The part of an RNA shown here (large-subunit ribosomal RNA, domain IV) has 341 nucleotides and comes from a metagenome.
Context: one part of a larger RNA
RNA sequence: CUAUGGUUAAGGAACUCGGCAAAAUGACCCCGUAACUUCGGGAGAAGGGGUGGUCACAGAAAUGUGACCCGCAGUGAAUAGGUCCAGGCAACUGUUUACCAAAAACACAGGUCUCUGCUAACACGUAAGUGGAUGUAUAGGGGCUGACGCCUGCCCAGUGCUGGAAGGUUAAGAGGAAGGGUUAGCAUGACGCAAGUCGAUAAUGCGAAGCUCCGAAUUGAAGCCCCAGUGAACGGCGGCCGUAACUAUAACGGUCCUAAGGUAGCGAAAUUCCUUGUCAGGUAAGUUCUGACCCGCACGAAAGGCGUAAUGAUCUGGAUACUGUCUCGACCAUAGACUCG
Repeated sequence: CUAUGGUUAAGGAACUCGGCAAAAUGACCCCGUAACUUCGGGAGAAGGGGUGGUCACAGAAAUGUGACCCGCAGUGAAUAGGUCCAGGCAACUGUUUACCAAAAACACAGGUCUCUGCUAACACGUAAGUGGAUGUAUAGGGGCUGACGCCUGCCCAGUGCUGGAAGGUUAAGAGGAAGGGUUAGCAUGACGCAAGUCGAUAAUGCGAAGCUCCGAAUUGAAGCCCCAGUGAACGGCGGCCGUAACUAUAACGGUCCUAAGGUAGCGAAAUUCCUUGUCAGGUAAGUUCUGACCCGCACGAAAGGCGUAAUGAUCUGGAUACUGUCUCGACCAUAGACUCG
């Protein structure tokens, strides 16, 4: 010096991002116990007192009462909650990143929407088949929300979903006008500027039926266009100007745009940039914290809003007790390191 323990004057968080670590509390008995509350809790709240031995009495005993005795100290060693106040988040017990995250994340009971009538929907599989389920809408699948309390506003223009069927558009298929190819037959020379070339077993033209190719009109479902509904579907929820007898502000008015212009509640918030906003509280002093204000850069109602007892190895602020965290160090023990052997 390192590690692990132990002690420490006076002070007692001045340490530090932060009381991290340590100290303190601790068992049992008695007394006593607040706000709040879902009346169960909170609660071991908090805060006090006691605990050994001997004798006597009571008692079956445990034990109780009284008197006395010893120690610095009686749960005589060891093991054994620190507590309180306020706030955020999540109701809760639970689950999770095996090996850097245990949480406010996931789950949850409850709520709601939607699909599904049974060979169910849905999922796996090429299929057979299997799960769903030896279940049957008080059931099963999917989405969102997340106990409980009070609530959950406006917009259906866009997108989605559901319903509708008049019209428009529209595939295969049906349909078959018209046209092409082929040739039995019929007719006749054809090509070339010309020279000429080919040629009656050939060449050119027309061309029925059949076969074949192509193929217009017409017909033709869902879908889409279209018409409605639907937000606990995806989502969205304005701007400018003026106005009251001080000033300021604007209950009020005008105007533009929109599908509709954010309701209740909350609000510098896990959301506030400006910002250490302003005021109040707490401190001698407070970028944190609490209560207000509202000018919400950029809260807001099941991607739920606002409350909320209890719960939490949760996060934030404060207080008390306590302490070597610190002022500021010191000493001791053990094991290493180091020196010698």
RNAcentral holds the full RNA, with entries from SILVA.